[in-house]
RNA sequence: CGAACGCGUUCCGGGGGCAACUCCGGGACGAGUGGCAGACGGGUGAGUAACACGUGGGUAAUCUCCCUCCGAGUGUGGAAUAAGCUCCCGAAAGGGGGUCUAAUACCGCAUAAUACUGGAGUGCAUUAGCAUUCCAUUCAAAGCCGCAAGGCGCUUGGAGAUGAGCCUGCGUCCUAUUAGCUAGUUGGUAGGGUAAUGGCCUACCAAGGCUCAGAUGGGUAGCCGGCCUGAGAGGGCGAACGGCCACACUGGGACUGCGACACGGCCCAGACUCCUACGGGAGGCAGCAGUGAGGAAUUUUGCGCAAUGGGGGAAACCCUGACGCAGCGACGCCGCGUGGAGGACGAAGGCCUUCGGGUCGUAAACUCCUGUCAGAGGUGAAGAAUAUUCGCAAGAAUUUGACGGUAACCUCAGAGGAAGCCCCGGCCAACUACGUGCCAGCAGCCGCGGUAAUACGUAGGGGGCAAACGUUGCUCGGAAUUACUGGGCGUAAAGGGUGAGUAGGCGGUCGUGCAAGUCAAAGAUGAAACCCCGUGGCUUAACUGCGGAACUGUCUUUGAAACUGCAUAACUUGAGGAUGGAUGAAGAGAACGGAAUUCCCGGUGGAGCGGUGAAAUGCGUAGAUAUCGGGAGGAACACCUGAGGCGUAGGCGGUUCUCUAAGCCACUCCUGACGCUGAAUCACGAAAGCUAGGGGAGCGAACGGGAUUAGAUACCCCGGUAGUCCUAGCCGUAAACGAUGGAUACUAGAUAUUCCUGCCGUUGGGUGGGGGUGUCGAAGCUAACGCGUUAAGUAUCCCGCCUGGGGAGUACGGUCGCAAGGCUGAAACUCAAAGGAAUUGACGGGGGCCCGCACAAGCGGUGGAGCAUGUGGUUUAAUUCGACACAACGCGAAGAACCUUACCUGGGCUUGAACUGGCGGUAGUAGGAACCCGAAAGGGCGACGAUCCCGGGCAACCGGGAAGCUGCCAGAGGUGCUGCAUGGCUUUCGUCAGCUCGUGUCGUGAGAUGUUGGGUUAAGUCCCGCAACGAGCGCAACCCUUGUCUUUAGUUGCCAGCGAGUCAUGUCGGGCACUCUAAGGAGACUGCCUCGGAUAACGGGGAGGAAGGUGGGGAUGACGUCAAGUCAGCAUGGCCUUUAUGUCCAGGGCUACACACGUGCUACAAUGGGCGGUACAGAGGGAUGCAAAACUGCAAAGUCGAUCUAAUCCCUAAAACCGUUCUCAGUUCGGAUCGGAGGCUGCAAUUCGCCUCCGUGAAGUCGGAAUCGCUAGUAAUCGCGGAUCAGCUACGCCGCGGUGAAUACGUUCUCGGGCCUUGUACACACCGCCCGUCACAUCACGAAAGCUGGUCGUGCCCGAAGUCACUGUGCUAACCGCAAGGAGGCAGGUGCCGAAGGCAUGGUCGGUGAUUGGGGUGAAGUCGUAACAAGGUA
Repeated sequence: CGAACGCGUUCCGGGGGCAACUCCGGGACGAGUGGCAGACGGGUGAGUAACACGUGGGUAAUCUCCCUCCGAGUGUGGAAUAAGCUCCCGAAAGGGGGUCUAAUACCGCAUAAUACUGGAGUGCAUUAGCAUUCCAUUCAAAGCCGCAAGGCGCUUGGAGAUGAGCCUGCGUCCUAUUAGCUAGUUGGUAGGGUAAUGGCCUACCAAGGCUCAGAUGGGUAGCCGGCCUGAGAGGGCGAACGGCCACACUGGGACUGCGACACGGCCCAGACUCCUACGGGAGGCAGCAGUGAGGAAUUUUGCGCAAUGGGGGAAACCCUGACGCAGCGACGCCGCGUGGAGGACGAAGGCCUUCGGGUCGUAAACUCCUGUCAGAGGUGAAGAAUAUUCGCAAGAAUUUGACGGUAACCUCAGAGGAAGCCCCGGCCAACUACGUGCCAGCAGCCGCGGUAAUACGUAGGGGGCAAACGUUGCUCGGAAUUACUGGGCGUAAAGGGUGAGUAGGCGGUCGUGCAAGUCAAAGAUGAAACCCCGUGGCUUAACUGCGGAACUGUCUUUGAAACUGCAUAACUUGAGGAUGGAUGAAGAGAACGGAAUUCCCGGUGGAGCGGUGAAAUGCGUAGAUAUCGGGAGGAACACCUGAGGCGUAGGCGGUUCUCUAAGCCACUCCUGACGCUGAAUCACGAAAGCUAGGGGAGCGAACGGGAUUAGAUACCCCGGUAGUCCUAGCCGUAAACGAUGGAUACUAGAUAUUCCUGCCGUUGGGUGGGGGUGUCGAAGCUAACGCGUUAAGUAUCCCGCCUGGGGAGUACGGUCGCAAGGCUGAAACUCAAAGGAAUUGACGGGGGCCCGCACAAGCGGUGGAGCAUGUGGUUUAAUUCGACACAACGCGAAGAACCUUACCUGGGCUUGAACUGGCGGUAGUAGGAACCCGAAAGGGCGACGAUCCCGGGCAACCGGGAAGCUGCCAGAGGUGCUGCAUGGCUUUCGUCAGCUCGUGUCGUGAGAUGUUGGGUUAAGUCCCGCAACGAGCGCAACCCUUGUCUUUAGUUGCCAGCGAGUCAUGUCGGGCACUCUAAGGAGACUGCCUCGGAUAACGGGGAGGAAGGUGGGGAUGACGUCAAGUCAGCAUGGCCUUUAUGUCCAGGGCUACACACGUGCUACAAUGGGCGGUACAGAGGGAUGCAAAACUGCAAAGUCGAUCUAAUCCCUAAAACCGUUCUCAGUUCGGAUCGGAGGCUGCAAUUCGCCUCCGUGAAGUCGGAAUCGCUAGUAAUCGCGGAUCAGCUACGCCGCGGUGAAUACGUUCUCGGGCCUUGUACACACCGCCCGUCACAUCACGAAAGCUGGUCGUGCCCGAAGUCACUGUGCUAACCGCAAGGAGGCAGGUGCCGAAGGCAUGGUCGGUGAUUGGGGUGAAGUCGUAACAAGGUA
């Protein structure tokens, strides 16, 4: 689907009947028979590494419902059956019996071909084909609608179209730690099966088939058009859309059908879920929605068949979670808006600030506009073509919208409702403040954060993108970092240890042919979509329509013949051979030789030998070592010997003989590409090691002993076993290295050496050719170093190998080996490096040259004593703070009793002790005697009591202001912190000779050169040379002082001559000559001579000179280094504090004292101490001062006080010298300590001053290890002055003069420094770096008795459904037959196969496992010191 069929229910119309009812026609509903469709459409990607997919072919080996075209036909009969009715069983699902019936359901017969089967041919073709001729055989069908015409069907054949099946070339992931796989396996014959080929299946026969061009196994995966990326080549992916495949709970199976082994069909088995009356049943969302679970995460149980498409139907129409729409999600792409214009020398506010300002910023406010989106009110689509009816037709009429009252349009109002996210250290575009303080945190990589963080957090500002912005994950790119395009291998990772050689790859010259590669043309194909171009449609775009191009590929045909290839004919130059030579530690075997070591025997001899840095162990009076003679044995072969030779490499060294091999040279001749390389494979392969048997002199792992040492399982010494040697056999590795694979060709040379040889000459020589081995070098190459005809140059061919470091050449597996072990060879995990070459430094128990009171030579000290002083430590209420190797420690401090003073205790003050500004108050104000409390500071009470300026006023006085006082606010103050935030100043290396720049040159560069070199100097001083030429800061000089002379000047200095005076004195006149003073000059420059040198620089010597080679001394300190020192001298950023960390006051402390150290003083005595006497300085200081003289006192000192603003006066010498005494002692040394008495300063000497006198009289008799200063007017020694300061603990410091030495051979050593060079694993730079065990924590991995899973085999057992085969005695409508019966069919049975299951046994991959092994990682653990320098033993 009623236009295939019967029936049931019901409705409508018409006819008949009284009615029940019946007849005809039509409709609706219901299931059934029948037909077609459920093999399409829709979903998913589990499986699949395969003809699954892609692409191109084949099918002569095939099928194809529906559709189109052409031919022929559609005749005649028959038997059933579902539904229905009825009976029965079951809980249900469902089932059974009886009975009735129709068809386009089923069956017989007829007819039929160019259909089918068989046979005989012909043409073309060639697996079974097409066309065609003849003979024989077999096979069809259904009707329905319509008045009719006719239409729709049906049957048979042909053709087409579409779709499908099968075959096939090529392409299609990882793994060899998977190398062998295969029994229907490979083929044949026959048969079966299929639409059809085929081991697809069966039987028999044969023994094949696949594989290093990767079979088999394992892992992973649907494939493609395409998508993402990329300049491309590639790489990654296979969502959506489109093609193909596979799957439909898991496994197996067939049925039906054109098509299925069938998603919403059937049967069986299994797991699961549900129902059940427990007997049995039902189910399969990887369809659309939806649910659960899982998860970081993924939508509505929507509307509609209006469109497009599909199925059925004649059609109306029905079905359609295909599809069209809507919903949800910023998931993606695209478009739009959140407003536009004007608007300040710029509001407020925020932030910053150098406090001036800057910035957010025309930004806002404000003024004037516009009207998208959202909102409100209206209008309101296209998408619609068909179809149906009428009509001959043209045409006419009617009907259909899910989206949707949507899109769009009109009107209204109004800047109104609409901006976030990330980032701001570099890469990378964008900076400040605050907070924090290696915390909290950030981080893609490098890396930020430990008190000034552009890196954390916040804020302001800025940058980027924008309805998004970041993060995470993934892919490609950059990455030439797997290199086809387009890489490498001497030292960065990387050449196989070496050869022979198989497969493979590659291959000389000249012809001819073929056309596989190659090239060209034409044709076929390369679906559409996508990409690209053009042009249209939505307001634009995204999106989309149409056209073109492209699809780089594959195939067919035709053509070309240079190159490659193949075939063939030749050639000689590659390669090989023949002939003649010389060469060599080339190999194997045998024989022989001398020197030496050791041992044995004998002689001589008599105490040691040996060994080392030094020793000892050891040997020796039982006679060593030494020496002479004789003998034994093993191993190795001095000189020759050479950067020499030979060999493929390993390697090879006395002489002779035998055997074997090789390269080379010369000359001609022969073969005719026979070649190169070489995965696999095979052979050789140092030393050590292993097995067996020998041998064993020396040496010598292990081992023993002696030393060394903190230790010394080492280095050194004494011994010494394996081994080293031989024979036979293993092992198969090395820094097996030229860290350089082999072959061929090409590309300047110079020189040396070795082997062969030509020519000339000949006692040696010269000049050529070839082979080898070295050195230096053009071009070129290289990151550089370097290589460079023996390439690491330029090219070709072949092989091996590499792809960050560690883990690791380890684990597992395999394989080889007697073992040791070899070959092959990962991963987890972890790091941001590891590495090469070169550069500059620094360093070295590397080298060379040189300097310095660096050592040495000297003199004197320190370290021992007492005291002084500083520091540490300890103590304390406080003992304020700083300085710490040299370069802190008599330092800041050139003056701590109070003060200083910063510290402690106690008492006070709070805009403060000092400063600036603002606002306000103030005449009994400011000030303030006296008095009270108090230690003072301070507090209280207060008689008395003002001043100045301006204006007005006659004046009194009034008003305003200043000062002062007072209140409040800004703000002061801080010796509080940070010298590691700083300025400035300073120390040290170091008064060392260095440090740099410009230009040029060299180098990819860092950088070098200059500045190195030869000389010389105190010196980077100068000279010479030189790809350098110049210059700067340093050196030197200029400056000061001192040493000589001179000019000028002559008081306060001086006094030679003159005069005066005095006991005496430049005391006075006078003078300025001298001394001196203080200004200016001269002088010294290697200028002169000589020698050396290079003719230079310069050096040695000399002359002259006061001074000689910088005359002595001072000032002067390069670039830099030490985060050196100082915030407490000053200045200063930041932080902290504000009735206290400020400030005032009193007292205390800085002065403590078991100790330790530094720096000094005084000594230990006779070169001295005491006493007496007598001389001679310089430089300074001195009016609140230096102070004479005189007097007093033993003295400190006191009294008085001349002169002096000071070349005038004062402070003002000691050692020395001359006498005398002491006589070696704890003293006539030494002076500490203590007692007493005084003096001075000061407000005040108790804590806590100095001085004097009397008394007391300690340690100490020259100082261990060690260590300091000094080279000449120096050391040593003697005193004097000054600053600070009332005074002084000053013996300190800074200066001054007096007296006044010794020594330096020299550069080996110590320390420091300069230059050149070398090594380096250092660069915070040797106080560096760094290795291994052990201990602890943690991570991943391996082994492991086992335990436990997955997966794949093998053998056997059981064997569902089902096909097939056989059977079919039971059952059986159509056909045959008169009948009996038969034909055919069905149930049932049996067999083969067969899923799941079971038993047994293996392979393989996982999980887990007591214990165990190493490995990685981890701020400050232990032990040592292996490596980097000669790393202290290369």
A computed fold for a 1434-nucleotide RNA from a metagenome, annotated as small-subunit ribosomal RNA. The sequence is in RNAcentral, with records from SILVA. Model confidence (mean pLDDT): 86 of 100.